[in-house]
RNA sequence: CAGCGUGGGAGAGACCAUCCGGCUCGACGACGCGCAGGUGGCGCCGAAGGGGCAACUCCCCGGAACCUCUCAGGCACCCGGACCUCGCUG
Numbered sequence: 001c002a003g004c005g006u007g008g009g010a011g012a013g014a015c016c017a018u019c020c021g022g023c024u025c026g027a028c029g030a031c032g033c034g035c036a037g038g039u040g041g042c043g044c045c046g047a048a049g050g051g052g053c054a055a056c057u058c059c060c061c062g063g064a065a066c067c068u069c070u071c072a073g074g075c076a077c078c079c080g081g082a083c084c085u086c087g088c089u090g
Stems, first nucleotide, its partner, number of pairs: 001090005007084002013042001015041005022033002043075003049071001050069003056063002
């Protein structure tokens, strides 16, 4: 330095509308509620990835951030997550 494992790991709407399994009712139907998921809309985040430039580096060409842009991704939990600790292997 690379790979694997382990622990920690931030930010931003559990937004609005609609569809919908289901629940309730229960002969049926309507109303109501509606996790997850789909679609549309507005608001936002920035630490997967990606783009851009800068200090810096370099003979040149280029390289280059946690800065910046938000294409992607993300905005309850879960998952993810740059980066850091520890262990193992090369």
Glycine riboswitch aptamer from uncultured Microlunatus sp., 90 nucleotides, folded computationally. The sequence is in RNAcentral, with records from MGnify. Rfam family: Glycine riboswitch aptamer. About the family: This family represents the bacterial glycine riboswitch. The organism belongs to Microlunatus, within Bacteria.